[in-house]
Context: one part of a larger RNA
Molecule: small-subunit ribosomal RNA, 3' major domain
Organism: uncultured bacterium
RNA sequence: UGACGGGGGCCCGCACAAGCGGUGGAGCACGUGGUUUAAUUCGAUGCAGAGCGAAGAACCUUACCCGGGCUUGACAUGCCAGGGUUGUACCCCGGUGGAAACACUGGGGGGGCGUGGGGUUUUCUCACGCGCUCUGGCACAGGUGCUGCAUGGCUGUCGUCAGCUCGUGUCGUGAGAUGUUGGGUUAAGUCCCGCAACGAGCGCAACCCCUGCCCUUAGUUGCUACCCCGAAUGGGGAGCACUCUAAGGGGACUGCCGGCGAUAAGCCGGAGGAAGGUGGGGAUGACGUCAGGUCAGUAUGCCCUUUAUGCCCGGGGCAACACAGGCGCUACAGUGGCCAGGACAAUGGGAUGCGACCCAGUAAUGGGGAGCAAAUCCCCCAAACCUGGUCAUGGUGCAGAUUGAGGGCUGAAACUCGCCCUCAUGAAGCCGGAAUCGGUAGUAAUGGCGGAUCAGCUAAGCCGCCGUGAAUACGUUCUCGGGCCUU
Repeated sequence: UGACGGGGGCCCGCACAAGCGGUGGAGCACGUGGUUUAAUUCGAUGCAGAGCGAAGAACCUUACCCGGGCUUGACAUGCCAGGGUUGUACCCCGGUGGAAACACUGGGGGGGCGUGGGGUUUUCUCACGCGCUCUGGCACAGGUGCUGCAUGGCUGUCGUCAGCUCGUGUCGUGAGAUGUUGGGUUAAGUCCCGCAACGAGCGCAACCCCUGCCCUUAGUUGCUACCCCGAAUGGGGAGCACUCUAAGGGGACUGCCGGCGAUAAGCCGGAGGAAGGUGGGGAUGACGUCAGGUCAGUAUGCCCUUUAUGCCCGGGGCAACACAGGCGCUACAGUGGCCAGGACAAUGGGAUGCGACCCAGUAAUGGGGAGCAAAUCCCCCAAACCUGGUCAUGGUGCAGAUUGAGGGCUGAAACUCGCCCUCAUGAAGCCGGAAUCGGUAGUAAUGGCGGAUCAGCUAAGCCGCCGUGAAUACGUUCUCGGGCCUU
C1' cells in the first nucleotide's frame, strides 16, 4: 500500500423479508456424470459446466470404431526426366471384379496459341517454345495430432458495480500520502460546500436505436367521413380527413408554484401535460481479476506424424443404460375435460418457394391449381376468451406414457435411428422431504403465433411477437454479493 476478519460505522442489489408462481416427487424430452462398448469423437466442470459449442448427428455432417482402398496425395506452388497434344487430357455412355472407394477395360463426342520448315487453293504434315495434361521422381502438401500454462483475436465473470488513474504542486529519509478524505446529496467519484491542493484522463451521464403524445411532408398495394352498387367482404367513383405507413420536426428542462435544506446541491408535495424528476426498453461493459474459456471457427510459435496421426469409401457409432444430479415439457383435474356456435392480434417468412380455391380421403396427405419476388397474393381459422350443452369427485369422460395394428410424408435409403395421421391400448401420477429458483408492472403468471437452422426432423430448445393480466415490498436484524470510511 493492499487483501482478509464469526472488528466497527454508513449505503446499495428480487440479497433477505412481504406476496405470486415454480423446481426437488411422476411420465416424457434434452444436455451431463458414471457405467457399458470395437467406438459410444472432442471440448465446456462451483457461482461464471450441464436445452452449453450444436441456429437441425438416418448417409453426409463426423472429428470415433471395424473393414476395404490411395500414396506428390482431396488441395497450393515450383523443379527435373519421359510421354501425349488427330487423339490415353476433358466430357458423355458403358463393361468386368467389388458393398462402395478403387483396380482393369470398351465406345462416342470433342482440341488451343506462337515461330520456323516441307508443302501450298483450301487442306495436310514435321520440329521447337508456351499452355493443358499423364507417368516417374524431388521440394513439399496434409494433420479436428499436442501444448489456451508459449500466443493473437474473440469472449465469460466480478459488474452497468462506481470505481481506476495521471500531470504539476505540497508532505514524508523512504515505501508512499495528498488530490479520491470530510459535511450534505445522488442511480452514479452525480452535484454542492469545505479542505495543500489545483487541474486532467478512462469510466458515470449525455450524444445513438425502439417505444409512449403532437405537428409537417407524402397517399399506393394502405385508409373510408361522401355517392353508387351489392346478401356480404372497400367492389366502382371520389377523397387523403381518419387509421396506418416512414422521413423530418416539436415535446420534459426540477422549467413553474409551495414546503424542507446551509442562501447550495438537492429532497418532498402540487399545477399544467400524452408523458415528471435518468418516462419505459435496448445498445453501450473503465483500470483490472480469475495463468477463467477457446490451438475443434479462423490465425499462429514450438513439438510430433509423413504408404500415415494424411486422403477416399461401405457399414457401424455419436441414439448404448443398473444408476446420479441439471435445464425443460405434460400432468395430477370442475377457476376443469369434452362437444357445438361466436369474437379479437402482432412480429415475421415465401420462387427447385408460399400456395388461395376445387376434388378424393375419418385424417396425415394426395390430384389439379388462381394469385404472389409480395402494405397488393399466400402461409393465416390465433389461442386463452365469450355463449349454450354435457360430465359430478370416481385414478374418472382426469392424465396421457407405453404397446399393437393400419396408413401418410421427406429422402438413393427411415432396421439400428425421422416426423405425422387413424383405430385400439391405456402406465406412473391425487400437488411433491431436506432443500432450492424466478420475477417489483404491462413485470410474474397464463394463452397462442412467427422465424433462423433445415430435404425431413427427434424443437417440449433458442430468438422474437402479440392476447389476458395480478399480488406484495413493514423494513434492513439475519443469508448472499457489492461500494465508501475506519480498525